[in-house]
RNA sequence: AGAGUUUGAUCCUGGCUCAGGACGAACGCUGGCGGCGCGCCUAAUGCAUGCAAGUCGAACGGUCCUCUGACCUUCGGGUCUUGGGAUAGUGGCGAACGGCUGAGUAACGCGUAAGCAACCUGCCCCUGAGUGGGGAAUAACUCACCGAAAGGUGGACUAAUACCGCAUGUGAUGGCCGGUCGCAUGGGCGGCCAUGAAAGCUCCGGCUUGCCGGGGCGCUCGGGAGGGGCUUGCGUCCUAUCAGGUAGUUGGUGGGGUAGUGGCCUACCAAGCCGUAGACGGGUAGCUGGUCUGAGAGGACGGUCAGCCAGAGGGGGACUGAGACACGGCCCCCACUCCUACGGGAGGCAGCAGCAGGGAAUCUUGCGCAAUGGGCGAAAGCCUGACGCAGCGACGCCGCGUGGGGGAAGAAUGCCUUCGGGUUGUAAACCCCUUUUCUGGGGGAAGAGAAUGGACGGUACCCCAGGAAUAAGCCUCGGUAACUACGUGCCAGCAGCCGCGGUAAUACGUAGGAGGCAAGCGUUGUCCGGAUUUACUGGGCGUAAAGGGCGUGUAGGCGGUUCAGGAAGUCCCUGGUGAAAUCUCCCAGCUCAACUGGGAUAGGUCUGAGGAUACUCCUGAACUUGAGGGCAGUAGAGGAGAGUGGAAUUCCCGGUGGAGUGGUGAAAUGCGUAGAUAUCGGGAGGAACACCCGUGGCGAAGGCGGCUCUCUGGGCUGUCCCUGACGCUGAGGCGCGAAGCGUGGGGAGCAAACCGGAUUAGAUACCCGGGUAGUCCACGCUGUAAACGAUGGAUGCUGGGUAUGGGGGGUAUUGACCCCCCCCGGUGCCGAAGCUUACGCGUUAAGCAUCCCGCCUGGGGACUACGGCCGCAAGGCUAAAACUCAAAGGAAUUGACGGGGGCCCGCACAAGCAGCGGGAGCGUGUGGUUUAAUUCGAUGCUAAGCGAAGAACCUUACCAGGGUUUGACAUGCUCGUGGUACCCAACCGAAAGGGGGGGACCCUUCGGGGAGCGAGCACAGGUGCUGCAUGGCUGUCGUCAGCUCGUGCCGUGAGGUGUUGGGUUAAGUCCCGCAACGAGCGCAACCCUUGUUCUUAGUUACCAUCAGGUUAUGCUGGGGACUCUAAGAAGACUGCCCCGAUAAACGGGGAGGAAGGUGGGGAUGACGUCAAGUCCUCAUGGCCUUUAUAUCCCGGGCUACACACGUACUACAAUGGCCGGUACAGUGGGUCGCAAUACCGCGAGGUGGAGCCAUCCCUUAAAACCGGUCUAAGUUCGAAUUGGAGUCUGCAACUCGACUCCAUGAAGUCGGAAUCGCUAGUAAUCGCGGAUCAGCAUGCCGCGGUGAAUACGUUCCCGGGCCUUGUACACACCGCCCGUCACGCCAUGGAAGUCGGUAGUACCCGAAGUCGCUGGUCCAAUCUUUCGAGAAGGAAGGCGCCGAAGGUAAGAUCGAUGACUAGGGCGAAGUCGUAACAAGGUAACC
Repeated sequence: AGAGUUUGAUCCUGGCUCAGGACGAACGCUGGCGGCGCGCCUAAUGCAUGCAAGUCGAACGGUCCUCUGACCUUCGGGUCUUGGGAUAGUGGCGAACGGCUGAGUAACGCGUAAGCAACCUGCCCCUGAGUGGGGAAUAACUCACCGAAAGGUGGACUAAUACCGCAUGUGAUGGCCGGUCGCAUGGGCGGCCAUGAAAGCUCCGGCUUGCCGGGGCGCUCGGGAGGGGCUUGCGUCCUAUCAGGUAGUUGGUGGGGUAGUGGCCUACCAAGCCGUAGACGGGUAGCUGGUCUGAGAGGACGGUCAGCCAGAGGGGGACUGAGACACGGCCCCCACUCCUACGGGAGGCAGCAGCAGGGAAUCUUGCGCAAUGGGCGAAAGCCUGACGCAGCGACGCCGCGUGGGGGAAGAAUGCCUUCGGGUUGUAAACCCCUUUUCUGGGGGAAGAGAAUGGACGGUACCCCAGGAAUAAGCCUCGGUAACUACGUGCCAGCAGCCGCGGUAAUACGUAGGAGGCAAGCGUUGUCCGGAUUUACUGGGCGUAAAGGGCGUGUAGGCGGUUCAGGAAGUCCCUGGUGAAAUCUCCCAGCUCAACUGGGAUAGGUCUGAGGAUACUCCUGAACUUGAGGGCAGUAGAGGAGAGUGGAAUUCCCGGUGGAGUGGUGAAAUGCGUAGAUAUCGGGAGGAACACCCGUGGCGAAGGCGGCUCUCUGGGCUGUCCCUGACGCUGAGGCGCGAAGCGUGGGGAGCAAACCGGAUUAGAUACCCGGGUAGUCCACGCUGUAAACGAUGGAUGCUGGGUAUGGGGGGUAUUGACCCCCCCCGGUGCCGAAGCUUACGCGUUAAGCAUCCCGCCUGGGGACUACGGCCGCAAGGCUAAAACUCAAAGGAAUUGACGGGGGCCCGCACAAGCAGCGGGAGCGUGUGGUUUAAUUCGAUGCUAAGCGAAGAACCUUACCAGGGUUUGACAUGCUCGUGGUACCCAACCGAAAGGGGGGGACCCUUCGGGGAGCGAGCACAGGUGCUGCAUGGCUGUCGUCAGCUCGUGCCGUGAGGUGUUGGGUUAAGUCCCGCAACGAGCGCAACCCUUGUUCUUAGUUACCAUCAGGUUAUGCUGGGGACUCUAAGAAGACUGCCCCGAUAAACGGGGAGGAAGGUGGGGAUGACGUCAAGUCCUCAUGGCCUUUAUAUCCCGGGCUACACACGUACUACAAUGGCCGGUACAGUGGGUCGCAAUACCGCGAGGUGGAGCCAUCCCUUAAAACCGGUCUAAGUUCGAAUUGGAGUCUGCAACUCGACUCCAUGAAGUCGGAAUCGCUAGUAAUCGCGGAUCAGCAUGCCGCGGUGAAUACGUUCCCGGGCCUUGUACACACCGCCCGUCACGCCAUGGAAGUCGGUAGUACCCGAAGUCGCUGGUCCAAUCUUUCGAGAAGGAAGGCGCCGAAGGUAAGAUCGAUGACUAGGGCGAAGUCGUAACAAGGUAACC
């Protein structure tokens, strides 16, 4: 410090996710030791039991025990006394600390800084003074009584440091006076007056034994320290879907209350007070030092420790006291628990342990007061679950160990393997060594300053002995450090995100191996980080989310130039404080570390004082450039009102006229003989203003268009006259605001809804005919739009060019217009710099800056729900959440696609072939069906006379049946075998096979070996599966002209350029141009063949000349001319001429030539596409099978047949059929073959066999031509079908061959929609040959004969190429995708209601208690007294105010639930349509 994830790829935006650190944790697996920490985060739920606050006899009277002494004694004991011990009670101090918890609290609660001139303070410290003299009670004890208990009542007795008067008054408090100080009330100081105190105990000494003196501890009156109380500035979470709140409320006066200020309380008076700088309400929360994280700024948190606050079962209240409204005190109400004799009582672990419960989860009913600290005490001491320790828990941090060295035949095992090996791995074994830890034994602390006292603890630590001994796991291995095998087969499962798994899974499970960390390792949860993803540091808003529809203006924010003063911000110096702990640095102590100690920094938006004055600010004075005004001009659909004009549509009246009109893609509805349309004249009415009209003008926006008048807003130019910063922006507010709504008018045209007609599968649409609201006017309402420049306003700055509308100036001119130049202010276009993800923007900024406002923070849910406000309604404004997804998006790129465009090509269309097929019959293939099997594959073009160049058996893979099991076939090893291999009868059998008989070979060292055969082991075999695991081969686009690379250049990048452009070509063919220059694979050419010629050669081919011969024939001699054969060569290259084009490439025409612009044909198939085809040609991974899915045999099947399709053949006839005659080819094939002459047969064919590689044969080519016949018909067309008789091949023609003859003579008279081929020696037509093959050809591959028609042209169909455009497609239009409906699941809204929580209001009732009042009750202290009593004061009682809980009532608010209901989200293959993306087939959208 980043990474993954949107795409085919790219850049950007943007969310989600990961790597880090942390934790009071929990869970899973595992677990050796020690140190230091930490340990109910949930139920502030309920609690058994024990303990956690007592102490003082030196405050007091008793009681008990004991000791000393004395006396008495009934000998049991009793009384008195000096001491000691114990102690219930009175009294004092403490119990308000310490300990626990975080419910409440958004508050002066906390933090920080101040203030109290408005306060209190026990114990402690200090100064000074005092401590005199009296009085009256009461507990304990005792007696009596009540009660189950808890407890209580009465009588009688008694003490005090308990209680009550009196005296004194340094000082204190109050009042007055004086003077002084301050901060307003006031504070010190001095004087005078008034007020109000106390308690004693003990020790020592002395004696007169209850007195004196001294000491100590107390007490009273003061001061301090520390503690507390109160007040104030600033800071302190979310929510505006909480906007108004408030009656003791705000202030005053009097009074009360308090330690004290204060509405703290009360009476009266006034009507204030708080609030958009967020009052009030709601939610949440103890606050802080700090902790975690972070580079920091921040963010989150507040457990342990420390400070503060709050609470003690819930609520209320006071008492006591220095201090409480009191955790282990009291009273009352409520809830709960317990006891009870039913009458009443008792209780409060959020103290330490512990229990139950809740929960994912959190410990021992331990030891000790030895230390530290606290309470009491004069002290000894007592108490102390504070505390110190121990126990439990890997909960955390830190440290240590589980051994160290050597050891290669790299042992064994495991795993993998290409079978060679690799890895586990120096790892182990084995040898040497050590002893932290462990075990045993011995010693043994510090912690305690002089003595006593050690829980921890026989611990830490030290020594000795023993022995490698007691001690390793967890997670992971696709992206991410670490990889293989097997299993599994979209199953089981994994997963933080992307995503893995559908038979070869590094992603699941296991194993081996590896990586990481380590007494831990993973997972889960939470926080910060990464996230500059709330942006102060440090983001944005044209198109990604985001500029308010527009203006005006309030608060607020910001603000020109100069001077002076001030000093709030700002800056500097300094004082105070910012507790300790923590963090950082240094040092030190535990063996190190964690931990702990010492020291030093640092830390605030704090505060006091002093200083500075550049900037901001405040005050004052001035200025003119910002702003505004005056004056002079000026353009304009700016606004409002009134009037007015012509054209057109429609309607009405009349004339002419006579059959249609209208409308559409085509039609129809409609209108029209009752006279339409058309045309002429007249009239009515409403609305809108053609031309001018212009990226022209005006307005803030919406918007504004005939002409005239009236009223009115704003702008611009010139002048430089006035004011003197008067400015900019603008949350709320107010106004305007296209359409739309209401009421009343108006209504020509147009036209939602609606009605017809069409279209269509449907057509609630698009098209057509009608047509009502509405559109118009007036007055109201609405308040929204893709209200858009998708671009808020203002100001300044930053090159230009060009066009246009307004004004002015210069120049020129006599003057003016024009031209030209300049200035101001508009509206557009193009563009430097710059900006931008790009597109683009670019003085009209999206550039560079400043100010102010609005807005955004992933997509969906959701321009939604609820609530509030507005509205007549429709609805608008504001505006969530649950849930769900990993994306949604912007720009650009390359493709693909378009019922987008341009250019071009192709038998693509068109033109033609009386074309072929689709109709008929038949052949063949396929589908389907059937079957025991009808083997398998091929399936749009690119399957279907295809694999198959030939299924009767074989083939054959299928079916039925019968056999074989090392096998029909290959290789290796072991053993056997001599009558073995091999050959062949009878017999069984359908055959295979079984079974029997005959009967060899090679080498030899004579042992044996080889081959063969038999037995056995390894293995063979498989046309079994996967063409979606593959190689190879092939089809198709397509013989289309394309496909790429290197370097350079452009672009952030994908990528582009080159390859685009202008021409041209069959062609990315060539030329020109060009940030490209070159190159490769393709094109072309090179190759074969054919067309012409030449050379060479001349047999089996040829025969012109010469000779011979024949009825005839190159028949013979011969020839080498010709044809031909087959080898070589020539020829054609736009080479020449003309024309066209600026030039070139090239095109058109011509000459010559056998051939002319690629001469014709063939071979040749770029990068790639279709997971195209083929595992059944072959090869091959994996899987499956192994007495069977192998192999052999026989028979059957592949030939089935209601049908459907493809492709051929033959026809329907006269351009023909039939008969007769006659002529002319070429390619090929032939010895297991082709076969002549001859003979037989009507024929297929048979007999027979000459000849045979330019030799002989197949082999008569046919159409054609000549002649004859048929005469328009189901025929002398057509041949299917069937019957009969045959031929040939073959082991065998039944299923199931071909052919021949005789007989039979179906359908069919030219074929619907639709559709194939072909551009010249082509189509059409005619025959011939060959491969396969025993036989079988209408198929296939070839060959020649005869031999056309047409092409205007590129609009259209199909396919293709290039450029361009749009795109929401990229599996690429056979794409994508929307909505309803149906089904399942989920969360949410509404809803008659129902249930509950919370806070408040009104009223009722009203506990405890304080306060007030009260009198006919009661009362020791003081006073008076006549001694009866009274006064003062008090107690209980009663009454009253307030008052918790409770009740009643109407609401508020939040939540739960609710028949039914609404929409939403999600869910491999449901239904209906086709809305959107291309011009998406009606452009889309608001």
The RNA shown here (small-subunit ribosomal RNA) has 1486 nucleotides and comes from an uncultured Chloroflexota bacterium. It matches the Rfam family "Bacterial small subunit ribosomal RNA". Its family is annotated with ribosome and structural constituent of ribosome in the Gene Ontology.